[in-house]
RNA sequence: GCGGCGCUAGUUCAGUGGUCGAAUGCGGGCUUCCCAAGCCUGAGACACGGGUUCGAUUCCCGUGCGCCGCA
Repeated sequence: GCGGCGCUAGUUCAGUGGUCGAAUGCGGGCUUCCCAAGCCUGAGACACGGGUUCGAUUCCCGUGCGCCGCA
């Protein structure tokens, strides 16, 4: 330099056109003499910029970052 794949809560992963879900972690409450465990509840995310579309996390283009391969 060229090509491929990936980027979604703090972390690990779902979701692939119609208002993004779980686990774990975090805050609060219940329980307990206390802690742990358990139960209830709450906050928390679509890498960035354009395009297509009535509507984009999803499709297309570019940029950035990471991984793999080729030279």
Molecule: transfer RNA
Organism: uncultured archaeon